The prediction has a mean pLDDT of 75. Bacterial RNase P class A from Candidatus Metalachnospira sp., 334 nucleotides, folded computationally. The RNAcentral record of the sequence draws on ENA. The gene name in the source record is rnpB. It matches the Rfam family "Bacterial RNase P class A". Rfam classes the family as a ribozyme. Rfam describes the family as follows. Ribonuclease P (RNase P) is a ubiquitous endoribonuclease, found in archaea, bacteria and eukarya as well as chloroplasts and mitochondria. Its family is annotated with dimeric ribonuclease P complex, tRNA processing and ribonuclease P activity in the Gene Ontology. Taxonomically the source falls in Candidatus Metalachnospira (Bacteria, Bacillati, Bacillota, Clostridia).
[in-house]
């Protein structure tokens, strides 16, 4: 110098006219002060807080997670492990429990996919054939009776042996997943559980158009009815209430819920890290056919994706441009 790879921040700022929404004050038809979109507000994929069912409950069915430890309200998130897999490497990924509890599947190719012999090699014979042995070699296939190497064998085969590998026993290290090691051993009937399936653990529904109060209006018919409706998650036990169920008729409008949060700035402490502790200052958007534009002058990489609608905590997606730190790898000088 280059080229990777992991994070971090910023995606706009100043001043001036003139025009919106919010909150305070005030002399209240006005005037001043302060504020006013995002890192993703997107998606609507999980997680809650928060209201309602509801006076409490178990127990079955459904549904979610799936290595081990942490962390949080909580997750399916994060953070640090193990272990596989891909990179030269920094790194990155992984729908990561169980195939000896059952069940199903494994098209096509192929001789044969729960055990089989086309070629082949090998012995024999009445020899251009047939009859035994084998599965090492070759052929089909994602997968074909563990790999490679040597004895042996009629030719071969864990048949035998050494390494490895798979299995079962103890030792050491580790909270743990999991590593190392030692002896021992039939030397093995394959693979899928984002197919059914066991198994551990964790779950109520619905939703701010929830839910409350103010005003106005307050009905008419049919069923059923205590050996009964009905609420309570689908269902069952328990438990509570006394009515339920269909049609028609009427049905506007305001105010809370509305931003003090499991919140965000800084600085000590504490732990590898996520995270967590304690102090300082400090109040940072509340619309409702829906509020933050226009001009202008400066700085300037900002000209991309893109506009809250009860709140927060993740993850995905989409992004023109600038900047900053750390590691790796090549090549070059000293």
């Nucleotide at each position: 110098u280059g080229a990777g790879u992991a994070a971090g921040c910023c995606g706009a700022a100043c001043a001036g006219u003139c025009g919106c929404g919010c909150u305070u004050g005030u002399u209240a038809u006005g005037c001043a002060a302060g504020u006013g979109a995002g890192g993703a507000a997107a998606g609507u994929c999980c997680g809650g807080g928060c209201u309602u069912c509801a006076u409490a409950g178990g127990g079955c069915a459904g549904g979610g997670u799936g290595c081990c430890g942490g962390u949080u309200a909580a997750c399916g998130g994060c953070c640090g492990g193990c272990g596989g897999a891909g990179g030269c490497g920094a790194c990155u990924c992984c729908a990561g429990g169980g195939a000896c509890a059952g069940u199903g599947c494994a098209a096509c190719a192929g001789a044969a996919a729960u055990a089989a012999a086309c070629c082949g090699c090998c012995c024999g014979c009445u020899u251009u054939g047939c009859g035994g042995g084998u599965a090492a070699g070759g052929g089909u296939g994602g997968a074909a009776a563990g790999g490679c190497a040597a004895g042996g064998u009629a030719a071969g085969a864990g048949c035998u042996u050494a390494c490895c590998g798979c299995c079962g026993u103890c030792c050491u290290g580790g909270c743990g997943a999991c590593a190392g090691g030692a002896c021992g051993g039939g030397c093995u009937c394959u693979g899928u559980a984002a197919a059914c399936c066991c198994c551990a653990c964790c779950u109520g529904a619905a939703g701010c158009a929830a839910g409350g109060c103010c005003c106005g209006a307050g009905u008419a018919a049919a069923a059923c009815a205590a050996u009964g409706g009905g609420a309570u998650a689908g269902c069952c036990c328990g438990u509570c209430c006394c009515g339920u169920u269909u049609u028609g008729a009427c049905g506007c409008g305001g105010c809370c819920g509305c931003a003090u949060g499991a919140u965000g700035a800084c600085g000590c402490c504490g732990g590898c890290a996520a995270c967590g502790g304690c102090g300082u200052a400090c109040c940072a958007a509340g619309a409702u056919a829906g509020a933050u534009g226009a001009c202008u002058g400066u700085u300037u990489a900002a000209g991309a994706c893109a506009g809250a609608a009860c709140c927060c905590g993740g993850c995905u997606u989409a992004u023109a441009g600038a900047c900053u730190u750390g590691c790796u790898c090549a090549c070059a000088u000293a």